């Protein structure tokens, strides 16, 4: 230098054919316990890596930049 893949909640990851973004774990609160833990229930937490384009509408399509990984040279 070239090809491909990844980037979404604190962490690990889903998200179909473009239509108001979710799970598990973690955190907080409540119930349960003599207490802790376990179990059950609820809540908070996201400008979807940055910028731009297309569209009535973009996590999803297109361009570009950045970071990481694999391969080729």
């Nucleotide at each position: 230098g070239g090809a491909c893949g990844a980037u979404u909640a604190g962490c690990u990851c889903a998200g179909c054919u473009g239509g108001u973004a979710g799970a598990g774990c973690a955190u907080u609160c409540g119930c349960u316990u003599g207490a802790c833990g376990u179990g059950c229930g609820a809540a908070g937490g996201g400008u979807c890596g940055g910028g731009g384009a297309u569209u009535c509408g973009a996590g999803u399509u297109c361009c570009u930049c950045a970071u990481c990984g694999u391969c080729c040279a």